Source information:
This is a predicted structure of a 373-nucleotide RNA (Bacterial RNase P class A) from Pedobacter sp. UBA4863. Rfam family: Bacterial RNase P class A. Rfam's curators write: Ribonuclease P (RNase P) is a ubiquitous endoribonuclease, found in archaea, bacteria and eukarya as well as chloroplasts and mitochondria.
RNA sequence: AAUGCAAACCGUUCUAUCGCCCCUAUCUAGCAUUGGGGAGGAAAGUCCGGGCAACACAGAGCAUCUCGCUUCCUAACGGGAAGGAGUUUGGGAAUGAAGACCUAAAUUACGGAAAGUGCCACAGAAAACAGACCUCCCAACGUAAAUUGGGGAAGGGUGAAAACGUGAGGUAAGAGCUCACGAGCUUUGCCAGUGAUGGCGAAGUUGGUAAACCCCGGGAGUUGAAAGACCAAAUAGGCUAACGCACGUAGGGCUGCUCGUCCGAUGUUAGUGGGUAGGUCGUUAGAGAUAAACGGCAACGUUUAUAGUAGAUUAAUGAUAGAAGUCCCGAUUUAUCGGGAAACAGAACCCGGCUUACAGGUUUGCAUUUUUA
Numbered sequence: 001a002a003u004g005c006a007a008a009c010c011g012u013u014c015u016a017u018c019g020c021c022c023c024u025a026u027c028u029a030g031c032a033u034u035g036g037g038g039a040g041g042a043a044a045g046u047c048c049g050g051g052c053a054a055c056a057c058a059g060a061g062c063a064u065c066u067c068g069c070u071u072c073c074u075a076a077c078g079g080g081a082a083g084g085a086g087u088u089u090g091g092g093a094a095u096g097a098a099g100a101c102c103u104a105a106a107u108u109a110c111g112g113a114a115a116g117u118g119c120c121a122c123a124g125a126a127a128a129c130a131g132a133c134c135u136c137c138c139a140a141c142g143u144a145a146a147u148u149g150g151g152g153a154a155g156g157g158u159g160a161a162a163a164c165g166u167g168a169g170g171u172a173a174g175a176g177c178u179c180a181c182g183a184g185c186u187u188u189g190c191c192a193g194u195g196a197u198g199g200c201g202a203a204g205u206u207g208g209u210a211a212a213c214c215c216c217g218g219g220a221g222u223u224g225a226a227a228g229a230c231c232a233a234a235u236a237g238g239c240u241a242a243c244g245c246a247c248g249u250a251g252g253g254c255u256g257c258u259c260g261u262c263c264g265a266u267g268u269u270a271g272u273g274g275g276u277a278g279g280u281c282g283u284u285a286g287a288g289a290u291a292a293a294c295g296g297c298a299a300c301g302u303u304u305a306u307a308g309u310a311g312a313u314u315a316a317u318g319a320u321a322g323a324a325g326u327c328c329c330g331a332u333u334u335a336u337c338g339g340g341a342a343a344c345a346g347a348a349c350c351c352g353g354c355u356u357a358c359a360g361g362u363u364u365g366c367a368u369u370u371u372u373a
Base pairs, nucleotide, nucleotide: 001369002368003367004366005365006364007363008362009361010360012324013323014322015321016320017319018318020038021037022036023035025033026032027030040344044355045354047353048352049351050350051349052224053223054222055221059259060258061257062256064220065219066218067217068216069083070082071081072080073079084110085108086107087106088105089104090103091102092101111215112214116213117212118209119208120207133156134155136151137150138149139148140147164182165181166180167179168178169177183206184205185204186203187202188201189200190199191198192197228281229280230279231278238272239271240270241269242268243267251263252262253261254260289306290305291304292303293302294301295300326341327340328339329338330337331336
């Protein structure tokens, strides 16, 4: 320098004319005039978590669902920061061998298999009360091959996995049978750490699987802005049926069920029929934004200051022209000139995350190749 991968950021600005919506002010009260403002990094998906509203003044238990290494941040989260452990890959170092060590990156649905139940297809002799296809050893018979009986699980095969691993001794051949060095798990002592864990010892022990049932620990009321609240107007607050006339009954709500609790008498439920469907609030000043200082490894927190930046409701935020900016192509010694292009996409109660889409560009990190010193 090029290429590839990953992450983060930008992804338009100004002027003029006309058009639309909102706010403020003015008055001649008009579709008026002046001033100001007007769609994103994801507004998308509706996947998580909340604020807010109603049930409602609130609960308990079961069921169901959900989360699962530690500490911290946060209103909270399946989010974020910093760590721990496991696994994989590359490099280094080291050993008789195995294991263990250092470093970088990636990744983890990361509590429990010594509570219990279940499962491990196919292949293979055999898949947890295991077991002999080939090979190995001993004995008999036999020229030999073959055959029969016994031993054994070290070597090979099958498999994701074969009953902890490596080496030595021992043995008829072998085997934790014995020894040395190691790995995992359980219990326990000391030391370090807020902690997960780590280090040094001791004793015991040796398939896997819980995104299988289960066990342990934590959490979850429901609905959702078409939630809800208020005002105005209109009509037939009509008719039918069932239950009922209580001190909390009939019936209904909270919640999937139970308890509990609330509403409840010219009542409740179900059906049928008629009128209205207009307006205001919710609705944008917030767990907010920007900047500085301080604290913290960081996420982030505290204090001070600054600004006031959409609010539509058949749903506005646009069109034209010019210039600038960004990118691409061509010409040109430079300066410069000409032409072209612009992705994904459109607020609807609000906020914090996650996921997905994206022309072009910038920055950072990693890997490979080339060149130079």
The coordinates come from a structure-prediction model, not an experiment, and the mean pLDDT is 75. Taxonomically the source falls in Pedobacter (Bacteria, Bacteroidota, Sphingobacteriales, Sphingobacteriaceae).